The RNA shown here (Glycine riboswitch aptamer) has 87 nucleotides and comes from uncultured Candidatus Pelagibacter sp. The coordinates come from a structure-prediction model, not an experiment, and the mean pLDDT is 80.
């Protein structure tokens, strides 16, 4: 050097669930009911100990998030920069 990885940035796609009622001049935003799981968080299983402890998720819960449109949004995929290991 090539190509892999981790981490970040930029583009690109990217799903779900009430434009619900009431207040507000509209949005925002409160309060009620009803939903949604792919920001984020929180549980757990073999397997580890054998006293604990450790211990995934896209699986559970929904705290928070969200429920036109906007923006947001796990993951993917191309481009790039440092680092790592390999040769």
């Nucleotide at each position: 050097c090539c190509a892999u990885u981790c981490u970040u940035a930029u583009c690109g796609g990217g799903a779900g669930a009430g434009a619900c009622u009431a207040a507000g001049u509209g949005u925002a935003u409160u309060a009620g009911c009803g939903c949604c799981g792919a920001a984020g968080g929180a549980g757990c299983a073999a397997c580890u100990a054998c006293c604990c402890c450790g211990g995934a998720a896209a699986c559970u819960c929904u705290c928070a998030g969200g429920c036109a449109a906007a923006a947001g949004g796990a993951c993917c995929g191309a481009u790039a920069a440092u680092a790592a290991a390999c040769a």